[in-house]
RNA sequence: GGCCCGAUAGCUCAGUCGGUAGAGCAGUGGAUUGAAAAUUCACGUGUCGGCGGUUCGAAUCCGUCUCGGGCCA
Numbered sequence: 001g002g003c004c005c006g007a008u009a010g011c012u013c014a015g016u017c018g019g020u021a022g023a024g025c026a027g028u029g030g031a032u033u034g035a036a037a038a039u040u041c042a043c044g045u046g047u048c049g050g051c052g053g054u055u056c057g058a059a060u061c062c063g064u065c066u067c068g069g070g071c072c073a
Base pairs, nucleotide, nucleotide: 001072002071003070004069005068006067007066010025011024012023013022019056027043028042029041030040031039049065050064051063052062053061
C1' cells in the first nucleotide's frame, strides 16, 4: 500500500426484508434472613464510532474518515 471482518447499555453480545433498539451478566431498590449469602420481584433518556448522502423513514443501504483484528505484498 491492497483486500476482508468488526465498532450497539458498565461488560459480553443479538438485532431477519429499512419502520422508531433488546438479552445475559453486572449495578440499584424491595421481599426473604438475627445478619449475610443464595433465591425472588421491579428498574434502561444507549448522540447504535464520527461526518456526509439516499429515503416519507437509516443501527440496517451508499461514500468517506477514525479505531481494533486478520490476510496478501
Model confidence (mean pLDDT): 80 of 100.
Predicted 3D model of a 73-nucleotide RNA (transfer RNA) from an uncultured Verrucomicrobiota bacterium.
It matches the Rfam family "tRNA". Rfam classes the family as a transfer RNA.